[in-house]
Molecule: c-di-GMP-I riboswitch aptamer
Organism: Aquisalibacillus elongatus
RNA sequence: UUUUUAAAAGGGCAAACUCGCUGAAAGGCGGGGACGCAAAGCCACAGGUCUAAAGCAGAAUCAUUUGCUAUGGCGGCUGGGUUGCAAAA
Numbered sequence: 001u002u003u004u005u006a007a008a009a010g011g012g013c014a015a016a017c018u019c020g021c022u023g024a025a026a027g028g029c030g031g032g033g034a035c036g037c038a039a040a041g042c043c044a045c046a047g048g049u050c051u052a053a054a055g056c057a058g059a060a061u062c063a064u065u066u067g068c069u070a071u072g073g074c075g076g077c078u079g080g081g082u083u084g085c086a087a088a089a
Base pairs, nucleotide, nucleotide: 002089003088004087005086012037013036017032018031019030020029021028022027035076041082042081043080045079046078047077048074049073050072055068056067057066058065059064
């Protein structure tokens, strides 16, 4: 330096749920909590996927509803980029 592994040691992160805050929502942040994770560290470039405020189109007929759509998200969806602990080869 590369590859493999999670056996051991030291550890790390934190799903669902819940409380508070925030957001139109998806979601995010913090506390509790652990389903799991060898990158479940970081990054929205590609694919996928979630939401639909604004916008557009239609219906309805007194103001309601349907559809489309990302400029908004998801890294614990996949690929990719990048950084890292331990051991072995």